[in-house]
RNA sequence: CAAGUAAACCGGGUGACCGCCCCGAUAAAUCGGGGAGGAAAGUCCGAGCUCCGCCGGGCAGGAUGCUGGGUAACACCCAGGAGGGGCGACCCUACGGAAAGUGCCACAGAAACAUACCGCCCCGAUUUUAUCGGGGUAAGGGUGAAAUGGCGAGGUAAGAGCUCACCGGCAGCCGGGUGACCGGCUGGCUGUGCAAACCCCAUCCGGAGCAAGACCAAAUAGAGGGAUAAAGGACGUCCGGCCUGUCCCCGGGUUGGUCGCUCGACCCCGAUGGCAACAUCGGGGCUAGAUAGAUGGUCACCGUCCCGAUAAUAUCGGGAUACAGAACUCGGCUUACAGGUUUACUUGGCUC
Numbered sequence: 001c002a003a004g005u006a007a008a009c010c011g012g013g014u015g016a017c018c019g020c021c022c023c024g025a026u027a028a029a030u031c032g033g034g035g036a037g038g039a040a041a042g043u044c045c046g047a048g049c050u051c052c053g054c055c056g057g058g059c060a061g062g063a064u065g066c067u068g069g070g071u072a073a074c075a076c077c078c079a080g081g082a083g084g085g086g087c088g089a090c091c092c093u094a095c096g097g098a099a100a101g102u103g104c105c106a107c108a109g110a111a112a113c114a115u116a117c118c119g120c121c122c123c124g125a126u127u128u129u130a131u132c133g134g135g136g137u138a139a140g141g142g143u144g145a146a147a148u149g150g151c152g153a154g155g156u157a158a159g160a161g162c163u164c165a166c167c168g169g170c171a172g173c174c175g176g177g178u179g180a181c182c183g184g185c186u187g188g189c190u191g192u193g194c195a196a197a198c199c200c201c202a203u204c205c206g207g208a209g210c211a212a213g214a215c216c217a218a219a220u221a222g223a224g225g226g227a228u229a230a231a232g233g234a235c236g237u238c239c240g241g242c243c244u245g246u247c248c249c250c251g252g253g254u255u256g257g258u259c260g261c262u263c264g265a266c267c268c269c270g271a272u273g274g275c276a277a278c279a280u281c282g283g284g285g286c287u288a289g290a291u292a293g294a295u296g297g298u299c300a301c302c303g304u305c306c307c308g309a310u311a312a313u314a315u316c317g318g319g320a321u322a323c324a325g326a327a328c329u330c331g332g333c334u335u336a337c338a339g340g341u342u343u344a345c346u347u348g349g350c351u352c
Base pairs, nucleotide, nucleotide: 001348002347003346004345005344006343007342008341009340010339012302013301014300015299016298017297018296020035021034022033023032024031025030037323041334042333044332045331046330047329048328049209050208051207052206061205062204063203064202065201066080067079068078069077070076081095082093083092084091085090096200097199101198102197103194104193117141118140119137120136121135122134123133124132125131126130149167150166152164153163154162170187171186172185173184174183175182176181213259214258215257216256222250224249225248226247227246228245231244232243233242235240266285267284268283269282270281271280272279273278303321304320305319306318307317308316309315
């Protein structure tokens, strides 16, 4: 210098004029102070808070799914293991179980789970170098994403883990590690894939949401429908219907205000512990709260980037300046984003 990898950020500034929301002062006029984001977004997870439900447990349903840790909690984060990708920095992974059972595997192919199409081998028959029939064979061909673990040797009629060496897988033992797992030894010869198919196993889960919910004010025409033996009453011998009450549905009225509402698992700095996520302690700070919903508009100057002119980094001209916008609050994830900055590292080239 070029090409990359990982992460952290910025994402316009100043002034003038005209406005908007909230708070404070004031009798008022008016004055002073505060006023969007890294995602305020999607509303996808997890919580706080509120109301309803609830003896306890289960079924159904849903979620999660390598290990250890962090956290209020999580599907998040950190550290690690295994597998895969990259020369590398580094990146990706729903990564439990396929000998519990069921199911599926397009097309092709004989066969996708017990299958012989071609080929090879053996036997038999016949009209003898061929055909037919029976059997063996997964070594070879062919099909396929996938075909009975790979490769070599022995062996055999031909073959085959049939036997053996190595590799892979499985089981047992030993050693290391908190663990996922790793290493070694021994054994027998061992047949697929799919569980983001049903399913099995383990763990977790009551429901609805600030239009939650609380209070004040205002409003309050039902001879409407249904239920009510185990509520009451009158009549009645009983059946029964009637009235009142209670509950549900339908209909009607009100639809203003206050609280919830912004001090909170909060923000900044430092120290200590920890590889880290994070935790503890100390100091400092207060940082929007509307209810048809404010946070805006215009102008000027300056930034930043791009293009053109120019010898030029100066100057001039033109263009661009993103994504988006709080409504109970937090922790995450995901998605969008003009342009720019910084740090660490990798690979290659050149120079000293």